The prediction has a mean pLDDT of 87. Predicted 3D model of a 350-nucleotide part of an RNA (small-subunit ribosomal RNA, central domain) from a metagenome. It matches the Rfam family "Bacterial small subunit ribosomal RNA".
[in-house]
Context: one part of a larger RNA
RNA sequence: UUGGGCGUAGAGAGCAUGUAGGCGGUUGUUUAAGUCUGGUGUGAAAGCCCGGGGCUCAACCCCGGAAGUGCAUUGGAUACUGGGCAACUUGAGUACGGGAGAGGAAAGUGGAAUUCCGAGUGUAGGGGUGAAAUCCGUAGAUAUUCGGAGGAACACCAGUGGCGAAGGCGGCUUUCUGGACCGAUACUGACGCUGAGAUGCGAAAGCGUGGGGAGCAAACAGGAUUAGAUACCCUGGUAGUCCACGCCGUAAACGAUGGGUACUAGGUGUCGCGGGUAUUGACCCCUGCGGUGCCGCAGCUAACGCAUUAAGUACCCCGCCUGGGGAGUACGGCCGCAAGGCUAAAACUC
Numbered sequence: 001u002u003g004g005g006c007g008u009a010g011a012g013a014g015c016a017u018g019u020a021g022g023c024g025g026u027u028g029u030u031u032a033a034g035u036c037u038g039g040u041g042u043g044a045a046a047g048c049c050c051g052g053g054g055c056u057c058a059a060c061c062c063c064g065g066a067a068g069u070g071c072a073u074u075g076g077a078u079a080c081u082g083g084g085c086a087a088c089u090u091g092a093g094u095a096c097g098g099g100a101g102a103g104g105a106a107a108g109u110g111g112a113a114u115u116c117c118g119a120g121u122g123u124a125g126g127g128g129u130g131a132a133a134u135c136c137g138u139a140g141a142u143a144u145u146c147g148g149a150g151g152a153a154c155a156c157c158a159g160u161g162g163c164g165a166a167g168g169c170g171g172c173u174u175u176c177u178g179g180a181c182c183g184a185u186a187c188u189g190a191c192g193c194u195g196a197g198a199u200g201c202g203a204a205a206g207c208g209u210g211g212g213g214a215g216c217a218a219a220c221a222g223g224a225u226u227a228g229a230u231a232c233c234c235u236g237g238u239a240g241u242c243c244a245c246g247c248c249g250u251a252a253a254c255g256a257u258g259g260g261u262a263c264u265a266g267g268u269g270u271c272g273c274g275g276g277u278a279u280u281g282a283c284c285c286c287u288g289c290g291g292u293g294c295c296g297c298a299g300c301u302a303a304c305g306c307a308u309u310a311a312g313u314a315c316c317c318c319g320c321c322u323g324g325g326g327a328g329u330a331c332g333g334c335c336g337c338a339a340g341g342c343u344a345a346a347a348c349u350c
Base pairs, nucleotide, nucleotide: 004321005320006319007304008303012318014201015200016199017198021194022193023192025088026087027086028085029084030083031082033081034080035077036076037075038074039073040072041071042070049065050064051063052062053061054060091191092188093187094186095185096183097182098181103177104176105175106174107173108172109171110154115149116148117147118146119145120144121143125136126135162169163168206247207246208245209244210243211242215241216240220236221235222234223233258317259316260315261314262313263312266295267294268293269292270291271290272289273288274287275286276285299306300305323350324349325348332343333342334341335340
């Protein structure tokens, strides 16, 4: 390679957009490249296979035939695939009407709480713990009342609720803006799926420049604990956490489950939109589409479990795996300011 695989054993890229490529709905017509079939030429000799013969046999040797999966050329077939042309509407999309949503960006704004500052009341404690101590406090703390400053996060609502491709998104208002869903018609007419490279997005931490800094808090300091305690506990506390711009590009980036299409019992909850029935109306009940959960048949699975949101049955495309360690390391290359990232071995060893 063939083959077999990828929820948990090794294996789905963090996610998307999309180039090349691969694959691709229905009907008619044409072509005949693939495909099928016939002829011709070629396919050296030797060898293999078959028949015959020569060494006493055999090995070996000689003669003849066949085969030679292939290539070229030529005639034909046209179901399928491909090419050309014409058409279609179910795939895909556009227009129209609706309601839902923490989808994104910017600006503004609100209340609770913590901390700090000023003032009042008030007096000896407060704080913290398993118990303490460091710590704060008669220079008046803690508590309480009023006023002010500033930063960050948004209790209740809140929900196996919603939105987003993923990362992720939660006070309120406005502006700008993306996507999905439902309904009824009209239109385009295969415009589709996937996607090597590529490009963009991408939590937290980290980095650069400039701001900001309430709370929290790596590092650090002190107090405890302990045999020790570079920890767990306590008192402090700087980066950082926040904002703007620019990098980084990684996570148990998880559903540890790539994307698309079709098919294959049901039951029950919930979210969005619609139809019917009913009603004063909201419900209830029946039903369609789209999401999101639970349970469960067939089937699958090593088992656990999955089960119309498949891990079932099939097809198309991409990514990835091939014993453990060495090692996601070295070297080289590319990227990065750096930290490091991406790509990625071998010796040796079991």